[in-house]
The RNA shown here (c-di-GMP-I riboswitch aptamer) has 83 nucleotides and comes from Neobacillus cucumis. Model confidence (mean pLDDT): 85 of 100. The source organism's lineage runs through Bacteria, Bacillati, Bacilli, Bacillaceae and Neobacillus. Rfam family: c-di-GMP-I riboswitch aptamer. Rfam's curators write: GEMM was predicted in a large-scale screen for bacterial structured RNA regulatory elements. Rfam links the family to the GO term cyclic-di-GMP binding.
RNA sequence: AUAGUAAAAGGCAAACCAUUCGAAAGAUUGGGACGCAAAGCUACAGGUCUAAGGUUUAUUACUAUGACGGCUGAGUUGCCUAA
Numbered sequence: 001a002u003a004g005u006a007a008a009a010g011g012c013a014a015a016c017c018a019u020u021c022g023a024a025a026g027a028u029u030g031g032g033a034c035g036c037a038a039a040g041c042u043a044c045a046g047g048u049c050u051a052a053g054g055u056u057u058a059u060u061a062c063u064a065u066g067a068c069g070g071c072u073g074a075g076u077u078g079c080c081u082a083a
Base pairs, nucleotide, nucleotide: 003081004080011036012035016031017030018029020027021026034070040076041075042074044073045072046071047068048067049066053063054062055061
């Protein structure tokens, strides 16, 4: 460097419940563990969700300036290590 099947030290925490924020998607905090070797970080590319505001053929549709890194790629940092 590649790799993660053995071990150890630790780490994170889905659903769900409560809580606060938010128009919503979603997020915070606490509980809780389905899982995770980057389930650390960055919305850069693709993708997905929402549609307040705006536009509209106006009880409809479109739209991100709002979100998702536990959807994929990319960038970047990093613990341990048998064969």